[in-house]
Bacterial large signal recognition particle RNA from a soil metagenome, 263 nucleotides, folded computationally.
Rfam family: Bacterial large signal recognition particle RNA. On this family, see Rosenblad et al., Nucleic Acids Res 2003: "SRPDB: Signal Recognition Particle Database".

RNA sequence: CCGUGCUAGGCGGGGAACUAGCGGUGCCCUGUACCUGCAAUCCGCUCUAGCAGGGCCGAAUCCCCUCCCGAGGUCAUCGUUCUCGUAGGCCGCCGGACGCGCGACGUUGAGGACCGGGUCCCGCGCAGCGGCGAACCGCGAACCGUGUCAGGUCCGGAAGGAAGCAGCACUCAGCGACCAUCGUCGGGUGCCGCGGAACGGCCUGGUCCGAGCCGUUCGUUCGUGUGGGCACGAGGGCGUUCUGAUCGACGGAGGGUGCACGG
Numbered sequence: 001c002c003g004u005g006c007u008a009g010g011c012g013g014g015g016a017a018c019u020a021g022c023g024g025u026g027c028c029c030u031g032u033a034c035c036u037g038c039a040a041u042c043c044g045c046u047c048u049a050g051c052a053g054g055g056c057c058g059a060a061u062c063c064c065c066u067c068c069c070g071a072g073g074u075c076a077u078c079g080u081u082c083u084c085g086u087a088g089g090c091c092g093c094c095g096g097a098c099g100c101g102c103g104a105c106g107u108u109g110a111g112g113a114c115c116g117g118g119u120c121c122c123g124c125g126c127a128g129c130g131g132c133g134a135a136c137c138g139c140g141a142a143c144c145g146u147g148u149c150a151g152g153u154c155c156g157g158a159a160g161g162a163a164g165c166a167g168c169a170c171u172c173a174g175c176g177a178c179c180a181u182c183g184u185c186g187g188g189u190g191c192c193g194c195g196g197a198a199c200g201g202c203c204u205g206g207u208c209c210g211a212g213c214c215g216u217u218c219g220u221u222c223g224u225g226u227g228g229g230c231a232c233g234a235g236g237g238c239g240u241u242c243u244g245a246u247c248g249a250c251g252g253a254g255g256g257u258g259c260a261c262g263g
Stems, first nucleotide, its partner, number of pairs: 001263006009057003012030004020046005034054005063256006072247005078239009088230001090228004094223006101216003105212001111209009121196005126190002129186006137176003145170004153162003
């Protein structure tokens, strides 16, 4: 150096999260990498790594170490945005108090106090309006309503009697008119009466006191009032950005690592 058979080892790795810690399932990155079972209100393990079973490669492109590059992740800082809180201050708005000024009203009485009345509501009565009914008036039945019933009909020897059409009069059912009267019912009816409720506002009458009262510009001050900025703090979202820290796949470079037998 070559061949054969073995062994260590390998057959993906990494980030965040979880965890006392580590690995795995799950999420993300890288990019292609043996199979089966297990696992997020998790699964396995205990000091170097998933556990259990099976398979393949095997001392090098493949295993191990160091360095470089660097996808991507995480943290901090920074920026931006949103929410919440804090106390302070600023600019408004609103409201209260006070003050200067101006204007209206006011001893022909401002304003206040007291005593009444009304306005509002409820009940009853009265009046009025409307509906209905009754009463009054008028019309009103070819026969099957009443009365009177000419003529005619019937009974009778006669005297006389009977039913009864038309007409006339009256009336039933019904219709009309009238609503001046009576009864009954009803109401977004009322310059009405009585009683109750309410006692606030407004209007108004009387008595007493007797000079203010109302509106407004401006200023000061107050407010668990209200709107918008500023400051600070906390939390959430976003940021090929910037800065710092950290881990780091893929890739590149360098180095390292056996045993037995035979030639």